Notes: This is a predicted structure of a 178-nucleotide RNA (Lysine riboswitch aptamer) from Halalkalibacter nanhaiisediminis. RNAcentral holds the sequence, with entries from Rfam. Lineage of the source: Bacteria > Bacillota > Caryophanales > Bacillaceae > Halalkalibacter. The prediction has a mean pLDDT of 79. Its Rfam family is "Lysine riboswitch aptamer". Rfam 15.1 lists 3,224 matches to the family in 1,923 species.

[in-house]
């Protein structure tokens, strides 16, 4: 000098991913709460306590009457292993009152998944919403390779096949080697 290799730093991929606000429908005339009937002993996740024949849990009838998670839509932030998701651990909260549990959430180590779509099977869930989980089509960026074609000195584009994000594309300081 070059190229690489670590390491720094920027950015694509597109219905891109996930937070907050707010709104609007469902949720639902359902949980509750209560008047009358009727009915006769428990109930509620499990134990206590407390309620309960002065009438439990049902059950009609009538009067009242929600929420929360999920969803649409707009704005706003922070991103591009974004973000989900298995296993493990650990910490909070936790079902009327109390202790657990059911289940939430966060944290941390590890494994998978480029990315959204669609179909079908299970699951969560009021749901014919949406989520996740598997599996399967074909999209689409990405690199490699092979083949045309253009281009003109090595790039572009097209068409197939395969890979995976610890990748990939662009700069960029420097080490050791030869």
């Nucleotide at each position: 000098u070059g190229a690489u290799g670590g390491g720094g730093u920027a950015g694509a991929g597109g219905c891109g991913c996930a937070a907050c606000u707010g709104u609007c429908a469902u949720c639902a005339g359902u949980a509750u709460a209560u008047u009358c009937u009727u009915g006769g002993a428990g109930g509620a996740u499990g134990a206590c306590a407390a309620c309960a024949a002065a009438g439990a849990u049902g059950a009609g009838u009538g009067u009242a009457g929600a929420a929360a998670g999920g969803g649409u839509c707009a704005g706003u932030u922070g991103c591009c292993g974004a973000a989900g998701u298995g296993a493990g651990a650990g910490u909070u909260g936790g079902a009327c009152g109390u202790c657990a549990u059911a289940c939430a959430a966060c944290u941390c180590u590890u494994g998978c998944u480029g990315g959204g779509g669609c179909u079908g099977u299970g699951u969560u869930g009021a749901a014919g919403a949406a989520g996740g989980a598997c599996a399967g089509c074909a999209c689409u960026g990405u690199c490699a390779c092979a083949a045309c074609g253009a281009u003109c000195u090595u790039u572009c584009g097209u068409u197939g096949u395969g890979g995976a994000g610890g990748a990939c594309u662009a700069c960029u300081a420097u080490g050791g080697u030869g």